RNA sequence: CAGCUUCACCGGGGGUGCCGGGCCCGCAAUCAAGUGGGCAGCGGCUGAGAAAUACCCCUCUCACCUGAUCUGGGUUGUGCCAGCGUAGGGAGCGUGAGCAGCCGGCCGC
Numbered sequence: 001c002a003g004c005u006u007c008a009c010c011g012g013g014g015g016u017g018c019c020g021g022g023c024c025c026g027c028a029a030u031c032a033a034g035u036g037g038g039c040a041g042c043g044g045c046u047g048a049g050a051a052a053u054a055c056c057c058c059u060c061u062c063a064c065c066u067g068a069u070c071u072g073g074g075u076u077g078u079g080c081c082a083g084c085g086u087a088g089g090g091a092g093c094g095u096g097a098g099c100a101g102c103c104g105g106c107c108g109c
Stems, first nucleotide, its partner, number of pairs: 001101001003099002006097004010092001011058004016052001017045004022039006064089003070083004
């Protein structure tokens, strides 16, 4: 000097759904147990993460968002899987360490 699927620090970005049960409120019903909304986060599903002093991501073909009330498949159900997708957006070309590389200087043989 330029590099890295590694680590730390500082700074920044991001998501939180579905099913079942519970509680509260409105409407309806009073032998009938339905329907709409909210809360907690108890169990189950996928996942790194479905509220955690956690997890993921930071220049971009794995963060995430948009298209999207999208398309196909599957599921009790879902943003479950695949496509779209090297798409369009999207937050540091940060600092230090480690590793390997190149160039130069000095010393010794």
TPP riboswitch aptamer (THI element) from a Burkholderiales bacterium, 109 nucleotides, folded computationally.
It matches the Rfam family "TPP riboswitch aptamer (THI element)". Rfam links the family to the GO term thiamine pyrophosphate binding.
The model forms 95% of the base pairs in the Rfam consensus.